[in-house]
Context: one part of a larger RNA
Molecule: small-subunit ribosomal RNA, central domain
Organism: metagenome
RNA sequence: UUGGGCGUAAAGCGCACGCAGGCGGUGUGGUCAGUCAGAUGUGAAAGCCCGGGGCUCAACCCCGGAAGUGCAUUUGAAACAGCCACACUUGAGUACUGGAGAGGAAAGGGGAAUUCCUGGUGUAGAGGUGAAAUUCGUAGAUAUCAGGAGGAACACCGGUGGCGAAGGCGCCUUUCUGGACAGAUACUGACGCUGAGGUGCGAAGGUGUGGGUAGCGAACAGGAUUAGAUACCCUGGUAGUCCACACAGUAAACGUUGUUCACUAGGUGCAGCGGGUAUUAACUCCUGCUGUGCCGCAGCUAACGCAUUAAGUGAACCGCCUGGGGAGUACGGUCGCAAGACUAAAACUC
Numbered sequence: 001u002u003g004g005g006c007g008u009a010a011a012g013c014g015c016a017c018g019c020a021g022g023c024g025g026u027g028u029g030g031u032c033a034g035u036c037a038g039a040u041g042u043g044a045a046a047g048c049c050c051g052g053g054g055c056u057c058a059a060c061c062c063c064g065g066a067a068g069u070g071c072a073u074u075u076g077a078a079a080c081a082g083c084c085a086c087a088c089u090u091g092a093g094u095a096c097u098g099g100a101g102a103g104g105a106a107a108g109g110g111g112a113a114u115u116c117c118u119g120g121u122g123u124a125g126a127g128g129u130g131a132a133a134u135u136c137g138u139a140g141a142u143a144u145c146a147g148g149a150g151g152a153a154c155a156c157c158g159g160u161g162g163c164g165a166a167g168g169c170g171c172c173u174u175u176c177u178g179g180a181c182a183g184a185u186a187c188u189g190a191c192g193c194u195g196a197g198g199u200g201c202g203a204a205g206g207u208g209u210g211g212g213u214a215g216c217g218a219a220c221a222g223g224a225u226u227a228g229a230u231a232c233c234c235u236g237g238u239a240g241u242c243c244a245c246a247c248a249g250u251a252a253a254c255g256u257u258g259u260u261c262a263c264u265a266g267g268u269g270c271a272g273c274g275g276g277u278a279u280u281a282a283c284u285c286c287u288g289c290u291g292u293g294c295c296g297c298a299g300c301u302a303a304c305g306c307a308u309u310a311a312g313u314g315a316a317c318c319g320c321c322u323g324g325g326g327a328g329u330a331c332g333g334u335c336g337c338a339a340g341a342c343u344a345a346a347a348c349u350c
Base pairs, nucleotide, nucleotide: 004321005320006319007304008303012318014201015200016199017198021194022193023192025088026087027086028085029084030083031082034080035077036076037075038074039073040072041071042070049065050064051063052062053061054060091191092188093187094186095185096183097182098181103177104176105175106174107173108172109171110154115149116148117147118146119145120144121143125136126135162169163168206247207246208245209244210243211242215241216240220236221235222234223233258317259316260315261314262313263312266295267294268293269292270291271290272289273288274287275286276285299306300305323350324349325348332343333342334341335340
């Protein structure tokens, strides 16, 4: 390997780009180191297999034959695969027109609310809780009105709605910029798919330097609760949360479902772009592509369920799994300022 798997039992890298490698559309011609056929040589003896024979049989032994999947040389075949050449347009891409979108980056602006400050009115309470207390308040709080400061987040619209590879993205305007989709033609002519290493992106929390700090709030302090209460509840409150630059590189990074392509009943919503019929027009009706949901047949599945967005039927490539614990740990190595990350065992035990 023949011969298993990866939604939930162990198992899909968090996501992408991409070198090597693997795999690769249609037609014609050529070639023949893959492939197939023939021949020759070799493939020791013994053994295995077949046919005979010898020990009274058998084991055992003797004789003959075949086989020996292989290798080398040589002669051919040319469908398939490779290579070379020419051509093609369906795969892939480019140009054009159009609409949609919280896709990304930067700058500027806006209103509501919380907090604080100043001033006015006003007087004894206010907060908070299951109940309280810590706390704030006669140095005038809470409440209310006016003005101001500052930071952070953007109610309604808002929607199994949209966009993005994933992480993720939601006030408005402008600038720069990426991608997808639809429609008609024109062009290039296999330029494709996957992708070990590699490179980049990557929530929250964390780290460094410098800012900023309204609210919230690890740590911490106090008040309660309790047998205790290093908690849940309350009053405060520092890092942090925010910005710039740099690092870190992990998540239940989840659809727990790798990427790409083809095929296989339907029904019904939503979003984007079309086409057709009817109509004065709109609504409506039929229909195409793309995306996103629900239900459901065949099929699959241990079941749950999945079911044209597959977990169905096939193909290509990559990653990963092999009883539980020890352990995603030790040691070593690489990376990191550190925290730690990545790679990754064994003894022992059940």